[in-house]
RNA sequence: AAAAUAGGUAGAGGUGCAAAAAGAAUGAGUACAAAGUUUGAGCUUAGGAAGCGUUGAAGACUUUGGAAAGGUCGAUUUGCCGAAGCGACUGGAGAAUUCCUAACUUUUGUCUGCUGGGGAGUGGUUGAAAAAACGGCUCACUGUCACUACACUUUGUAGUGGAGCACUAACCUAAUGG
Numbered sequence: 001a002a003a004a005u006a007g008g009u010a011g012a013g014g015u016g017c018a019a020a021a022a023g024a025a026u027g028a029g030u031a032c033a034a035a036g037u038u039u040g041a042g043c044u045u046a047g048g049a050a051g052c053g054u055u056g057a058a059g060a061c062u063u064u065g066g067a068a069a070g071g072u073c074g075a076u077u078u079g080c081c082g083a084a085g086c087g088a089c090u091g092g093a094g095a096a097u098u099c100c101u102a103a104c105u106u107u108u109g110u111c112u113g114c115u116g117g118g119g120a121g122u123g124g125u126u127g128a129a130a131a132a133a134c135g136g137c138u139c140a141c142u143g144u145c146a147c148u149a150c151a152c153u154u155u156g157u158a159g160u161g162g163a164g165c166a167c168u169a170a171c172c173u174a175a176u177g178g
């Protein structure tokens, strides 16, 4: 001490990401319970086994009572900028009468898997849902870097393209080089 390598530290994107407790609405007059009436052979998310059931299964109606969870909302607080989310493969747990298999929900780990970010539209999955979440496609917007062109030139404008293991730093350490 120019450029550049490795590691670290600190930052930026903005309707930025996630979490927590309380509250509110929805869930829902639903599930469920009791009584009565009706009906007449099935009953659980699906299959099988077991079990229950004509001493009345499942269903329907009336009356009386009557939830909860997940998800959502605005503010507050906290942690942050692969924040976080998704996918695949493993292990565990849960729910419904019991067991097994599958599906569903949830959770631990692995991958050097995918996505820069938010939004709108449109399908799909989940969901009680016209909420919302997730993911696919399309569209413009925005941040960043690279290239090109122009210019009022430490930058700005426009166009094209890439990806977060990225980008910025006149910061630190080590090595290399002079």
Stems, first nucleotide, its partner, number of pairs: 005174004009169003014081001016080005023073002032065007042052002045102005084115003087111003091107004116142002119139004124134003144162008
Molecule: Lysine riboswitch aptamer
Organism: Salipaludibacillus keqinensis